[in-house]
The part of an RNA shown here (small-subunit ribosomal RNA, central domain) has 349 nucleotides and comes from an uncultured bacterium. Its mean pLDDT, the model's own confidence on a scale to 100, is 87. The RNAcentral record of the full RNA draws on Greengenes.
Context: one part of a larger RNA
RNA sequence: CUAGGCGUAAAGGGCAGGUAGGCGGAUCAGUAAGUUUGAUGUUAAAUCCAUCGGCUCACCCGAUGACAGGCAUCAGAUACUGCUGAUCUGGAAUACGGUUGAGGAAGACAGAAUUCCUGGUGUAGCGGUGGAAUGCGCAGAGAUCAGGAGGAAUACCGAAUGCGAAGGCAGUCUUCUGGGCCGUUAUUGACGCUAAACUGCGAAGGUGUGGGGAUCAAACAGGAUUAGAUACCCUGGUAGUCCACACAGUAAACGAUAAUCACUAGGUGUUGGGUUCGCAGCGAACUCGGUGCCGUAGCUAACGCGUUAAGUGAUUCGCCUGGGGAGUACGAUCGCAAGGUUGAAACUC
Numbered sequence: 001c002u003a004g005g006c007g008u009a010a011a012g013g014g015c016a017g018g019u020a021g022g023c024g025g026a027u028c029a030g031u032a033a034g035u036u037u038g039a040u041g042u043u044a045a046a047u048c049c050a051u052c053g054g055c056u057c058a059c060c061c062g063a064u065g066a067c068a069g070g071c072a073u074c075a076g077a078u079a080c081u082g083c084u085g086a087u088c089u090g091g092a093a094u095a096c097g098g099u100u101g102a103g104g105a106a107g108a109c110a111g112a113a114u115u116c117c118u119g120g121u122g123u124a125g126c127g128g129u130g131g132a133a134u135g136c137g138c139a140g141a142g143a144u145c146a147g148g149a150g151g152a153a154u155a156c157c158g159a160a161u162g163c164g165a166a167g168g169c170a171g172u173c174u175u176c177u178g179g180g181c182c183g184u185u186a187u188u189g190a191c192g193c194u195a196a197a198c199u200g201c202g203a204a205g206g207u208g209u210g211g212g213g214a215u216c217a218a219a220c221a222g223g224a225u226u227a228g229a230u231a232c233c234c235u236g237g238u239a240g241u242c243c244a245c246a247c248a249g250u251a252a253a254c255g256a257u258a259a260u261c262a263c264u265a266g267g268u269g270u271u272g273g274g275u276u277c278g279c280a281g282c283g284a285a286c287u288c289g290g291u292g293c294c295g296u297a298g299c300u301a302a303c304g305c306g307u308u309a310a311g312u313g314a315u316u317c318g319c320c321u322g323g324g325g326a327g328u329a330c331g332a333u334c335g336c337a338a339g340g341u342u343g344a345a346a347c348u349c
Base pairs, nucleotide, nucleotide: 003321004320005319006318007303008302012317014201015200016199017198021194022193023192025088026087027086028085029084030083031082033081034080035077036076037075038074039073040072041071042070043069049065050064051063052062053061054060091191092188093187094186095185096183097182098181099180103177104176105175106174107173108172109171110154115149116148117147118146119145120144121143125136126135162169163168206247207246208245209244210243211242216240220236221235222234223233258316259315260314261313262312263311266294267293268292269291270290271289272288273287274286275285276284277283278282298305299304322349323348324347331342332341333340334339
């Protein structure tokens, strides 16, 4: 490379936007580049192949002839692809009218709780554990009441719930703002799909500068346990956890399942709209969109998946090719650093 694959065996990029490229709806006309038919030329000789002949045969040699394929030119065909022109509305998008939501950003406010401080009451314990001890407490702790400070997180509602591209998002209110879904007509008229490169976003932890610091808590200290205990348990406790700005760019970033389109039995729950009916604040049926469970055909090594496919097809990108060595070395590149990205080989089984 071919081929076969990528839920769990190796393998879907963390997610999105998007350039080149690849692929692309319906009808008509033109063109004839791809495609296709024929002819001509050329593709040296030798070789190969077919037939005939010469060495007694054969090897070998000689003669004649041809297919296939490539390239070029000419003439023809026009279904499909391309190109050009015209048209269409089913894909896509826009407008209008509704609607849902922890979608995002900024600001303000609220009530529980923890901790600390001050004061009152009050007295000998509190705390902690499997049991203890370290620790706190007569300089008055713990308990309880009142007041205050400050930071962080938002019980119940709450759910198989909802929203978001993913990461993720939860007290209340205000402002700004993105998206989805539904409905009806109207408008544009293929404007689409995918997506190397590139760009942006990207949990936790980490880094820089400046704030903040209640809780929890790597490191660290002490007490236990133990043969030991650099742990598990306990008492403390600093970075960090929080905010602003900048960096970092990774996760079991998981549905371990790429994106888009079409088709293929049903049953049942829930959620957002719409229509109709019943009718009295609900119910039923149908329909469009999401999210779960069970399951037919089919698929699968099995487990299982099963209209939210891992079924049946199509387009495009990414990735895999025995285990270890190794996501290491070297080089390159990005980073303040930590480190990230790219990514081997010897050797060995």